The RNA shown here (Guanidine-I riboswitch aptamer) has 104 nucleotides and comes from Sporobacter termitidis DSM 10068.
[in-house]
RNA sequence: UAUUCAGUUUUAUAGGGUUCCGCAGUUUAAUGUUGUAAACUGGUCAGGUCCGAGAUAAAACGCACAGCUUGCUGUGUUCACGGAAGGACAAAAGCCUGGGAGAU
Numbered sequence: 001u002a003u004u005c006a007g008u009u010u011u012a013u014a015g016g017g018u019u020c021c022g023c024a025g026u027u028u029a030a031u032g033u034u035g036u037a038a039a040c041u042g043g044u045c046a047g048g049u050c051c052g053a054g055a056u057a058a059a060a061c062g063c064a065c066a067g068c069u070u071g072c073u074g075u076g077u078u079c080a081c082g083g084a085a086g087g088a089c090a091a092a093a094g095c096c097u098g099g100g101a102g103a104u
Base pairs, nucleotide, nucleotide: 007061008060009059010058011057012056015051016050020048021047022045023042024041025040026039027038028037029036062077063076064075065074066073067072068071079099081102085097086096087095
């Protein structure tokens, strides 16, 4: 010095927390009894909702090349070690800053 479509989107996953639901506990209330309601606490609660990957997956689109029946078909779309710190939503994170800094 070099990074360009190292493309875009969607759906999932790893992962993530705790607004809401559920679950557990405590207290209170009325009732009277292995139950109900409210408030508070708990994610050191494997769940549902939720957030969610550049370096996870799949699909679609796009792009490149080839073929021809000219808008379809086929092939390809590689590689990628990585902090600290800060930011958002209730909160956190493999989210965003960021294929950053740095390392090679």